Source information
Model confidence (mean pLDDT): 83 of 100. This is a predicted structure of a 1524-nucleotide RNA (small-subunit ribosomal RNA) from an uncultured rumen bacterium. Rfam family: Bacterial small subunit ribosomal RNA. Gene Ontology terms of the family: ribosome and structural constituent of ribosome.
RNA sequence: AGAGUUUGAUCAUGGCUCAGGAUGAACGCUGGCGGCGUGCCUAACACAUGCAAGUCGAGCGGAGUUAUGAGAGAAGCUUGCUUCACUUUUAACUUAGCGGCGGACGGGUGAGUAACACGUGAGUAACCUGCCCUUGAGUGGGGAAUAACACCGAGAAAUCGGUGCUAAUACCGCAUAAUGUCACGAGACCGCAUGAUCAUGUGACCAAAGGAUUUAUUCGCUUGAGGAUGGACUCGCGUCCGAUUAGUUAGUUGGUGAGGUAACGGCCCACCAAGCCCACGAUGGUUAGGGGUUCUGAGAGGAAGGUCCCCCACAUUGGAACUGAGACACGGUCCAGACUCCUACGGGAGGCAGCAGUGAGGAAUAUUGGUCAAUGGCCGGAAGGCUGAACCAGCCAUGCCGCGUGCGGGAAGACGGCCCUAUGGGUUGUAAACCGCUUUUGUGUGGGAGCAACAAGUUCUACGUGUAGGAUGAUGAGAGUACCAUACGAAUAAGCAUCGGCUAACUCCGUGCCAGCAGCCGCGGUAAUACGGAGGAUGCAAGCGUUAUCCGGAUUUAUUGGGUUUAAAGGGUGCGUAGGCGGCGCGUUAAGCGUGAGGUGAAAGCUCGGGGCUCAACCCCGGAACUGCCUCGCGAACUGGCGUGCUUGAAUGCUCCUGCCGUGGGAGGAAUGUGUGGUGUAGCGGUGAAAUGCAUAGAGAUCACACAGAACACCGAUUGCGAAGGCAUCUCACGAAGGGGUGAUUGACGCUGAGGCACGAAAGCGUGGGGAUCAAACAGGAUUAGAUACCCUGGUAGUCCACGCAGUAAACGAUGAUAACUAACCGCUGGGUUUAAGGAUUCAGUGGCCAAGCGAAAGCGAUAAGUUAUCCACCUGGGGAGUACGACCGCAAGGUUGAAACUCAAAGGAAUUGACGGGGGCCCGCACAAGCGGAGGAACAUGUGGUUUAAUUCGAUGAUACGCGAGGAACCUUACCCGGGCUCGAACGGCAGAGGAACAAUCCAGAGAUGGUGCGGCCCUUUGGGGCUUCUGUCGAGGUGCUGCAUGGUUGUCGUCAGCUCGUGCCGUGAGGUGUCGGCUCAAGUGCCAUAACGAGCGCAACCCUUGCCGUCAGUUACCAGCACGUAGAGGUGGGGACUCUGGCGGGACUGCCACCGCAAGGUGAGAGGAAGGGGGGGAUGACGUCAAAUCAGCACGGCCCUUACGUCCGGGGCGACACACGUGUUACAAUGGCGGCCACAGAGGGGCACUACCUGGUGACAGGAUGGGAAUCUCGAAAAGCCGUCUCAGUCCGGAUCGGAGUCUGCAACCCGACUCCGUGAAGCUGGAUUCGCUAGUAAUCGCGCAUCAGCCAUGGCGCGGUGAAUACGUUCCCGGGCCUUGUACACACCGCCCGUCAAGCCAUGAAAGUCUGGGGCGCCUGAAGUUCGUGACCGCAAGGAGCGACCUAGGGCGAAACAGGUAAUUGGGGCUAAGUCGUAACAAGGUAGCCGUACCGGAAGGUGUGGCUGGAACACCUCCUU
Repeated sequence: AGAGUUUGAUCAUGGCUCAGGAUGAACGCUGGCGGCGUGCCUAACACAUGCAAGUCGAGCGGAGUUAUGAGAGAAGCUUGCUUCACUUUUAACUUAGCGGCGGACGGGUGAGUAACACGUGAGUAACCUGCCCUUGAGUGGGGAAUAACACCGAGAAAUCGGUGCUAAUACCGCAUAAUGUCACGAGACCGCAUGAUCAUGUGACCAAAGGAUUUAUUCGCUUGAGGAUGGACUCGCGUCCGAUUAGUUAGUUGGUGAGGUAACGGCCCACCAAGCCCACGAUGGUUAGGGGUUCUGAGAGGAAGGUCCCCCACAUUGGAACUGAGACACGGUCCAGACUCCUACGGGAGGCAGCAGUGAGGAAUAUUGGUCAAUGGCCGGAAGGCUGAACCAGCCAUGCCGCGUGCGGGAAGACGGCCCUAUGGGUUGUAAACCGCUUUUGUGUGGGAGCAACAAGUUCUACGUGUAGGAUGAUGAGAGUACCAUACGAAUAAGCAUCGGCUAACUCCGUGCCAGCAGCCGCGGUAAUACGGAGGAUGCAAGCGUUAUCCGGAUUUAUUGGGUUUAAAGGGUGCGUAGGCGGCGCGUUAAGCGUGAGGUGAAAGCUCGGGGCUCAACCCCGGAACUGCCUCGCGAACUGGCGUGCUUGAAUGCUCCUGCCGUGGGAGGAAUGUGUGGUGUAGCGGUGAAAUGCAUAGAGAUCACACAGAACACCGAUUGCGAAGGCAUCUCACGAAGGGGUGAUUGACGCUGAGGCACGAAAGCGUGGGGAUCAAACAGGAUUAGAUACCCUGGUAGUCCACGCAGUAAACGAUGAUAACUAACCGCUGGGUUUAAGGAUUCAGUGGCCAAGCGAAAGCGAUAAGUUAUCCACCUGGGGAGUACGACCGCAAGGUUGAAACUCAAAGGAAUUGACGGGGGCCCGCACAAGCGGAGGAACAUGUGGUUUAAUUCGAUGAUACGCGAGGAACCUUACCCGGGCUCGAACGGCAGAGGAACAAUCCAGAGAUGGUGCGGCCCUUUGGGGCUUCUGUCGAGGUGCUGCAUGGUUGUCGUCAGCUCGUGCCGUGAGGUGUCGGCUCAAGUGCCAUAACGAGCGCAACCCUUGCCGUCAGUUACCAGCACGUAGAGGUGGGGACUCUGGCGGGACUGCCACCGCAAGGUGAGAGGAAGGGGGGGAUGACGUCAAAUCAGCACGGCCCUUACGUCCGGGGCGACACACGUGUUACAAUGGCGGCCACAGAGGGGCACUACCUGGUGACAGGAUGGGAAUCUCGAAAAGCCGUCUCAGUCCGGAUCGGAGUCUGCAACCCGACUCCGUGAAGCUGGAUUCGCUAGUAAUCGCGCAUCAGCCAUGGCGCGGUGAAUACGUUCCCGGGCCUUGUACACACCGCCCGUCAAGCCAUGAAAGUCUGGGGCGCCUGAAGUUCGUGACCGCAAGGAGCGACCUAGGGCGAAACAGGUAAUUGGGGCUAAGUCGUAACAAGGUAGCCGUACCGGAAGGUGUGGCUGGAACACCUCCUU
């Protein structure tokens, strides 16, 4: 310090998430030791038991025990002893009661409290303060009671009553008394004020207690003054959330008087006045103890307030006072409520939020421990007592810190595990073993602290009869602990999480969208580094992870430090209140501001330095800090205040202008509709096409007249005016505004503007008019699958006016107002100056294009979105939702204000590249058109689907599957089915062992495989054995089993389309662009020109093959002109090298020439020449890529699966089934034909288990002979279309399916299931619906021939060959496909895209709701305990006074009306979410009717229509403008 996540990619916006730190934690797994801390966050829930506040006998009277002395008595007797009881003296101890001091501290908790509660700083001239310190004075003399105790009594108990006795440091008079208190008088001085202080005069009032003692004294007591400490009250400032809480308050605010208090005060009361608080947030509501501090953060901040310290509040709930220096009192009292316990039912007792502990609640938080040794507290003169304060110990990894679990050597890199490309390697890993060493820790043994200083007592010293100091002197819970020494022995001691990215760390197996993981993105559907396990690795470590919460990252609430044209965000517009801000000069002030000083800011903590525990944590000492508040002094630039001027801001006057500015009135013409009349006749109207509608009762058309209402053509514009909405015929009146000029007047009068007020399109509402046009709704007609729409015919509200309401719009420049500053250039409008004119210049406005700058970019750019200043408004992820509830406004519609639960990881902006468009431009293609011939109808062939089947093996499935893999299924093939066999296996290799030649005729069984039989039957040799082979065992086999979505290779298609890219440079933040665009041209990204591009690559073209012309060379099997021979005839023969041909090598065509057009490239031409002319024809050749296209069954190959079977052999069957459907073909339907006859001319191929001349037989398929040819030699081999004749339009002399019969051939075998021949039979079919296919020339059409495969053949298929040989193309509007440029986009799996709403289903949260339940607070009325105060007081008391009674107030209780908040509810409303539900198609492209906003109506739904508005609409054209 950042990172992940929206996209195909990019930038920016924006949310979500992560890495860090922290905790009084909890949970999971694990766990050796120590030190120091911490430990009910929940039920302020209920509590058994024990303890937590007592002490003083030196305040008092008693009581008891023991000891002691004395007295008298009784008993036992041992006759002077013992024991017992009584009285009394003394001493010690104990202490119920009276009395004093302390129980107001210490300890706990955080319920309440939003408050002077807390913090901070002041004030008290308005106060109190026990014990303590300093100091002054005093302490005289009396009195009356009462507990205890005794007796009596009541009660279960708690407890209480009566009578009697008694003491005090208990209580009460009297005396004395002030510098005390009060009243009155007068003086000085001080304070901001009320007023205070000092000195003083007079009068009145108020005190006391004793105890101990060694008589020295000491502890007390009373009353003053001062101090200290502790408290009380008041004030400034600070102190949570929300305005969907806006008004609140009756003792309320103030005054006078009285009361009360320590003291001020409506604190209380009587009377008087009507105030007090509040937008700077009152009141009400929710939440909450506050601070020092803690966590986090760079800081500013944010969050928290556990332990420790300070303050506050509370003590079962509520109320109340008493006592006291102090309480309205945690372990006191009284009353009331709830609860618990005891009870004899009459009554009583209790309060752990003290320490332990129990139950309960909860995810969760400890021992019913020890000691007063230390520190501290209370009492006491002291000893001492008490002290769950405290100090210690116990439990818990709950946190922080420290230590250990060993160290060194050790490679055969062991074994084992895991992985791999596997005779081997890698890793675990120097890790282990093994050798050596050490002993922290541990165990045993021994020693053993500091914490301890005081005191009483004794003694010494100093001075001042007592105090201070020194010596001596008892005392340790923790603890035999810390620590030290010693012995032994590596001995007693490692886990947890993670390993897809963020984020350090990777492989194998299992699983197969299952099980599961997950903080976000996301993994898992058969090769998962993401699930589970294993091995390995990484991180941390006695811990490690998870969960929860806080801060951080988050500049994501922005003071530091953000934004608002389009991402969320400028109010519709103006006026203006409060508020905020404010021109120039001078003077003054000192509030802000700056600086210096003083006070305070507790300690602890943080921080720096030092020190102590072996270190550290921890602790101690010192410094700094505590950014704050208060006070004083100084300064005067800036801000503010005050005063005084100025004119430039602002305003006013005068003058000249401008305009669709507003309001009211008057006038006008065109158009439309209607009415009346005329002319006139059959249609009109409307649409894509129609229909509804109107019309012979005379429409429409046309003419004339009349009426009505509404709107104002041309001018007209990028124009003008207005604050915005908005404003357009002419004219009048009134009103307003703006601009120029002038510089006369005022002298900062200004800017902005929360609330407020006003204006505010259209639609809408109310009342009354008006109603021509248009036109929601509605009706009808069309369209359509439907059409609640688009189109048509009608048509009502409305549209218009007046008055009122409403208050919203894409009310937009999606851009708040004001002021200042910052390059140019080109227009338009209005005014001024200047000029003869053109023009120049200036002010105000309105446009265009741009510099700098800004911006995410698009863009903005003096009319800023630039640079600054001031003020206002608004935003903080998407959805839910501008919804609900509440409130305000409205007649209503509705408007304004405006959430939450829940849900998602995005939503959104700009730009980029593509793709797409029922967008545009340009261009191409048998794409259409123009033609020719087909398919779709029939029969058959063949393939496919489907169905069937034991099996009908498998694959191919729009184009790009379907006469395809298959270029040959009767067996084989064959993969399928049935049955019968084999298991080292049908084939092959290695090793070991045993045996033998191998092989195997023949015969038998069998469907065969196979089994049996077994005639026969070895070779080489170095004598070891080997070759070959059988059997057994074993290692490798085998698989057309799966995955083409793991792959290689190959192939189809876009497409032989013209494209696809790169280097460098340049542009852009970037994706990316440029180049590759533009103009011309081409078949072509072909070329030329232009050009921030310059070049290059893969494609195109060319090079290759073939064909067309010529030349040359060569000449057999081809050829034969001339010569010769020869035949019935024939290149048959000699020969020839001319020709044809064959096949080598060359030439030839390049827009080269001409003309025209063009800058060029190039184009055009019946041009010339030429066999061929502008690519001559054909082929081969297929860029980057797309379709997870096809193929694991051609082959290869990863993984998975089978192994007496998913392998393999055999027989038979099937792949050939058949109601159907489709594709591709063949043959036809006939006369351009059928049949018969006659007769020429090809090319390219094939041929030895083959092609076969020729001969013979057969009607024929073919058979029997025979010959040639491994082929330019022989052969297949015959071409067919052609010509002649016949048939004469018919289901035929067309057509040939089907069926019957007889045959031929191949083959082991033609039943399922071959082809061919002959005879017979003679089906459908008479040119084919919608629709659809091929073809642009030697092409289509038509005719035959050949070949591969192959025993044969289901071939009508495929691949080739030649023969005959057309028609048509105006053209590019349309269909399809493609290319380039451009445009829009919400698409990117890319339009076969995306996406909206109703309905149906499930789940979730939520609004409303008859009601119902609960809660807190307030109000009214009734009742009203204890208690203070007051009154009374016939009873008690000598009296003082008291009991009792009453009054006021109040806790509590009861009743009532309402408001608020929460829960729940039949039913109901919408909302959200949910792989494959229904209906439609609204939006995104011109989304097929451009969309959207406001409003109104309508409709299953998206939505439609009307009206006004916006561009955040495409395209085209016109006008206009600019250039030439």